[in-house]
C1' cells in the first nucleotide's frame, strides 16, 4: 500500500410510516470538541414503464411479506 471473506455500524432500493427478511453503495475534504464522537460540503448505491426520439399513454404508497395513514375502483347496507 492493494485484494477478499466474516462481523458491526451508516446510506439507497419511482409517493408517507412502524416491524420483519432480501439485495446494493460505503470513498474523500474541512471545522469542532476530545481518545472517540458531532457538524459541514462533494462522492456511490438510488431517482417507474411504453417509444429512435418528441408528442402522447401506463402502473404502484412495498426491493419483498404485512401492518397503519392517505388516494383510487366495484358491491352491499
Nucleotide at each position: 500500500a492493494c485484494u477478499g471473506a466474516u462481523c458491526u455500524c451508516g446510506g439507497c432500493g419511482a409517493u408517507g410510516g412502524a416491524g420483519c427478511u432480501c439485495g446494493c453503495c460505503g470513498g474523500g475534504a474541512a471545522c469542532c470538541c476530545u481518545g472517540g464522537g458531532g457538524u459541514u460540503c462533494c462522492g456511490a448505491a438510488c431517482c417507474g414503464c411504453c417509444u429512435c426520439a418528441c408528442c402522447g399513454g401506463c402502473u404502484g404508497a412495498u426491493a419483498g411479506c404485512c401492518c397503519c395513514u392517505g388516494c383510487g375502483a366495484a358491491c352491499c347496507g